[in-house]
Context: one part of a larger RNA
RNA sequence: CGCACAUGGUGGAUGCCUUGGCGGCAACAGGCGAUGAAGGACGUAGUAAUCUGCGAUAAGCCUCGGGGAGCUGAUAAACAAGCUUUGAUCCGGGGAUUUCCGAAUGGGGAAACCCACCUCUUUGAGGUAUCUCAUACUGAAUCCAUAGGUAUGUGAGGCGAACCCGGGGAACUGAAACAUCUAAGUACCCGGAGGAAAAGAAAUCAACCGAGAUUCCGUUAGUAGCGGCGAGCGAACGCGGACCAGGCCUUAAGUCUUUUAUGUUCUAGUGGAACGUUCUGGAAAGUACGACCGUAGUGGGUGAUAGUCCCGUACACGAAAUAACAUAUCAGAUGAAAUCGAGUAGGGCGGAACACGUGAUAUUCUGUCUGAACAUGGGGGGCCCACCCUCCAAGCCUAAAUACUCGUUGCCGACCGAUAGUGAACCAGUACCGUGAGGGAAAGGCGAAAAGAACCCCGUUGAGGGGAGUGAAAUAGAACCUGAAACCGUGUGCGU
Numbered sequence: 001c002g003c004a005c006a007u008g009g010u011g012g013a014u015g016c017c018u019u020g021g022c023g024g025c026a027a028c029a030g031g032c033g034a035u036g037a038a039g040g041a042c043g044u045a046g047u048a049a050u051c052u053g054c055g056a057u058a059a060g061c062c063u064c065g066g067g068g069a070g071c072u073g074a075u076a077a078a079c080a081a082g083c084u085u086u087g088a089u090c091c092g093g094g095g096a097u098u099u100c101c102g103a104a105u106g107g108g109g110a111a112a113c114c115c116a117c118c119u120c121u122u123u124g125a126g127g128u129a130u131c132u133c134a135u136a137c138u139g140a141a142u143c144c145a146u147a148g149g150u151a152u153g154u155g156a157g158g159c160g161a162a163c164c165c166g167g168g169g170a171a172c173u174g175a176a177a178c179a180u181c182u183a184a185g186u187a188c189c190c191g192g193a194g195g196a197a198a199a200g201a202a203a204u205c206a207a208c209c210g211a212g213a214u215u216c217c218g219u220u221a222g223u224a225g226c227g228g229c230g231a232g233c234g235a236a237c238g239c240g241g242a243c244c245a246g247g248c249c250u251u252a253a254g255u256c257u258u259u260u261a262u263g264u265u266c267u268a269g270u271g272g273a274a275c276g277u278u279c280u281g282g283a284a285a286g287u288a289c290g291a292c293c294g295u296a297g298u299g300g301g302u303g304a305u306a307g308u309c310c311c312g313u314a315c316a317c318g319a320a321a322u323a324a325c326a327u328a329u330c331a332g333a334u335g336a337a338a339u340c341g342a343g344u345a346g347g348g349c350g351g352a353a354c355a356c357g358u359g360a361u362a363u364u365c366u367g368u369c370u371g372a373a374c375a376u377g378g379g380g381g382g383c384c385c386a387c388c389c390u391c392c393a394a395g396c397c398u399a400a401a402u403a404c405u406c407g408u409u410g411c412c413g414a415c416c417g418a419u420a421g422u423g424a425a426c427c428a429g430u431a432c433c434g435u436g437a438g439g440g441a442a443a444g445g446c447g448a449a450a451a452g453a454a455c456c457c458c459g460u461u462g463a464g465g466g467g468a469g470u471g472a473a474a475u476a477g478a479a480c481c482u483g484a485a486a487c488c489g490u491g492u493g494c495g496u
Base pairs, nucleotide, nucleotide: 001495002494003493004492005491006490007489008488009487015481016445017444020416021415022413023412024411025410026409027408028407029405030404031159032158039101040100041099042055043054044053046079047078049075050074051073061095062094063093064092065091066090070083071082072081106115107114108113116128117127118126119125120124130156131155133153134152135151136150137149138148163194164192165191166190167189168188174181178228204211205210215242216241217240218239219238225233226232246397247396248395249341254334255333256332257331260328261327262326263325264324265323267321269317270316271315275290276289277288279286291308292307293297299311300310301309346370347369348368349367350366351365352364353363356382377392378391379390380389381388432439433438452480455467456466457465458464
């Protein structure tokens, strides 16, 4: 040095586990905000720090309910001091307080800071931003007036995951290049609203038969069509379903607020059946024997696998208070076009939307120029004309079926099980990186129970270890379940 066997170190794979995730189903909720939000800064306990809670009344105050013996949140024990059957802690409803920043709103500002004025009942409290609308008073150039100014009142502002409507609106890409075209009215930006939004009661379709608002699904159908007739784009009628609802304009439908009553639901909870022994074992829920309950044998826990030990489960019951909803009822507010719709329909030019790229191109919208009729009338039926059929534009409202899930509650999974599953099972959008926008980790497991190793010894009053003790186990000792491989040793044997 090699081989073999044995035994260790290192390392953290694997197995098992789950506090966390992922996906769904059902129900709910679908908003919060100048009565100051979302999000933060700083404080706050007898004891340093962080998290949680709270706000100078600061892990809390008042009140109404529930509940019934312990309690003073967590890491995290200990001490101190207290509270509590005159009902604490805890859970739920309502209320009070709620520093400073933040739309931030008295002015400023490098957020959590600086500096003001006015009023009042003056250790204090309140007011003072901007814009809209309304009312009143004032008031230029400029006589009247108007603009402007001032005051008062009302509302708005900001945040929020997706869904919705509107205004703007790409490129990569595809066309095997590329320009019309496509991607796509997508991404993205802006405005606005609601729990849904939008649409909506035919100037609609159809075809000579008829249907009868809108929305959504299936089909029609990859059809008819459109298309450098390329790539591609792509209906409708009809039929079958979901859901169904119609109203109004000579001050109306409707919408909103409010009073009262009744009912339901939500926000704490309450009761809730039935088992013993033997054996093994550290431990019984396992084994053996014999019982019982079941409208409850979902699930979780308990020293191994429990219907009958615990929490629960089936089932039955429960609200002082708040809120929501429904119905009925009372009272009030708001409510358009100026009167059945005129600078409209239609037309010319230029665009856009319709599956439809201007095409023979109907229909819809309109930037510009024009411009009717008035029910004895007008629009449409895919150029256009006639006949015929059908409807009544230029006013308004309208539930449901539909879309979505930041969130709440319950349940489920041939979903993951710590390099997986969220980036994040753990004090994670943290540490750290970047001027910044932004990027962005690693990191779970002793044991049933800390019983977490008293005491002794070596050692620097170390680190680490050896005894002793605990424990079923300490090669379960906190660098802690299992403990693979790479890698590094030790012992023995054999070989060289």
Large-subunit ribosomal RNA, domain I from a marine sediment metagenome, 496 nucleotides, folded computationally.
Model confidence (mean pLDDT): 84 of 100.